[in-house]
RNA sequence: CGAUGGGGUAGAGGCGCAAAUCAUCAUUAGUAAUCAAUGUGAGGAUGACAACAGUGAACAUUGAUAAAAGGGAGAUUUGCCGAAGCAAAUAGGUACGUCAAUAUUUAUUUGUUGGGGUUGCUCUAAAUAAGAGUAACACUGUCAUUAUGGAGGUAUAUUAACCAUAAUGGGGAGCUACAGUCGUG
Numbered sequence: 001c002g003a004u005g006g007g008g009u010a011g012a013g014g015c016g017c018a019a020a021u022c023a024u025c026a027u028u029a030g031u032a033a034u035c036a037a038u039g040u041g042a043g044g045a046u047g048a049c050a051a052c053a054g055u056g057a058a059c060a061u062u063g064a065u066a067a068a069a070g071g072g073a074g075a076u077u078u079g080c081c082g083a084a085g086c087a088a089a090u091a092g093g094u095a096c097g098u099c100a101a102u103a104u105u106u107a108u109u110u111g112u113u114g115g116g117g118u119u120g121c122u123c124u125a126a127a128u129a130a131g132a133g134u135a136a137c138a139c140u141g142u143c144a145u146u147a148u149g150g151a152g153g154u155a156u157a158u159u160a161a162c163c164a165u166a167a168u169g170g171g172g173a174g175c176u177a178c179a180g181u182c183g184u185g
Base pairs, nucleotide, nucleotide: 001183002182003181004180008178009177010176011175014081016080017079018078019077020076021075022074024073025072033065034064035063036062037061038060039059043052046100047099048098049097084113085112086111087110088109089108090107091106092105093104094103095102114140115139117137118136119135120134121133122132123131142170143169144168145167146166147165148164149163150162
């Protein structure tokens, strides 16, 4: 100097990703629940059992008292750049009087998505908040190819690398740099 460069090391993308905490704030909500009165009259709760219930279930009206969880905003802190998310399968845990169901959570495996944004649809949610999925649209980052221009070397021409712009295409097991390995001097 050239090639290679693994799942090694260090980095980049930006409204970047995720998590935790809070004597905070709004919403949930003047709702649920409890008590009292009145009416009504046998069930209610996901299914079964147990328990409760004519000493009044459930429901409705009035009055009084009056939440919480999840999600969101803000502040602080932490871990990071397959950060992280989603789908499926397997195994385990948690929630209730018990079992099942359901919900939620942890781990592993497989597959998939570069990133954020806007809009539509679907799901979840109390919600017009937020989130998840999907499709489209442009934006952005990176690499490859092509074209144009610049700068540089040079006497001129020409040309590899470098920079900028444009077009097309690819994807994160990617991209950049280094260590390492091999070859040549």
Annotation
This is a predicted structure of a 185-nucleotide RNA (Lysine riboswitch aptamer) from Cytobacillus stercorigallinarum. Lineage of the source: Bacteria > Bacillati > Bacillota > Caryophanales > Cytobacillus. Model confidence (mean pLDDT): 75 of 100. It was read from a public genome assembly, where an Rfam model found it.